[in-house]
Parts: sequence; structure tokens; C1' cells
RNA sequence: GGGCCUGUAGCGCAGUCUGGAUAGCGCACCUGCCUCCUAAGCCAAGAGACUGGCUGAGCAAGCAGGGGGUCGUGGGUUCAAAUCCCAUCAGGUCCG
Repeated sequence: GGGCCUGUAGCGCAGUCUGGAUAGCGCACCUGCCUCCUAAGCCAAGAGACUGGCUGAGCAAGCAGGGGGUCGUGGGUUCAAAUCCCAUCAGGUCCG
């Protein structure tokens, strides 16, 4: 220098072949509910240790709801582009 592949939410990805109706999935994040455990507090009994009951911050599991994207960037074609075309950037790989 040239060929090919990849780039889509915080992270991992689907969707591109064959353009189409509001751009999705999982995890994560936020909110709520519920369950378990528990710091702590209160009450009862008791000489005490302890026991029983109630409230309960917080961790975790579950369920429900919610927020978050100018589809790497710029331009073009089109009624319509994540998808097609051109240029370009980043990463990977191959050739010289």
C1' cells in the first nucleotide's frame, strides 16, 4: 500500500442477505411489591443467661414497571436507509 471481517443502549448481541410501519433481546441500572436472613429498637416473662412477640435500616432471590440509542463518522440514492452506494475513522486478520 491492497483485500476481507467487525463497529447497533453501560456490557454482550440479534436484525443487514431480500430497504418498510414505534429499533429489539439478555445482563446491568432505577422504582415499587413480596419472601428469607439480619444490625438495631420496643414489649412480655424471667434473679440472670436466655426465650417468645412486634417494628425494622440493609444484603440477597423472585415478580412487576421504568429510564437510557442521532445503528462508528460524513455524504449520496429513495416516498422511505441500521440495511443499498461513496468517502472516511477505529479494531482484527490476510497478502505484498

Predicted 3D model of a 96-nucleotide RNA (transfer RNA) from a Nanobdellota archaeon. Its Rfam family is "tRNA". From the family's description: Transfer RNA (tRNA) molecules are approximately 80 nucleotides in length. Their secondary structure includes four short double-helical elements and three loops (D, anti-codon, and T loops). Further hydrogen bonds mediate the characteristic L-shaped molecular structure. tRNAs have two regions of fundamental functional importance: the anti-codon, which is responsible for specific mRNA codon recognition, and the 3' end, to which the tRNAs corresponding amino acid is attached (by aminoacyl-tRNA synthetases). tRNAs cope with the degeneracy of the genetic code in two manners: having more than one tRNA (with a specific anti-codon) for a particular amino acid; and 'wobble' base-pairing, i.e. permitting non-standard base-pairing at the 3rd anti-codon position. Rfam classes the family as a transfer RNA. Its family is annotated with triplet codon-amino acid adaptor activity in the Gene Ontology. It was read from a public genome assembly. Model confidence (mean pLDDT): 80 of 100.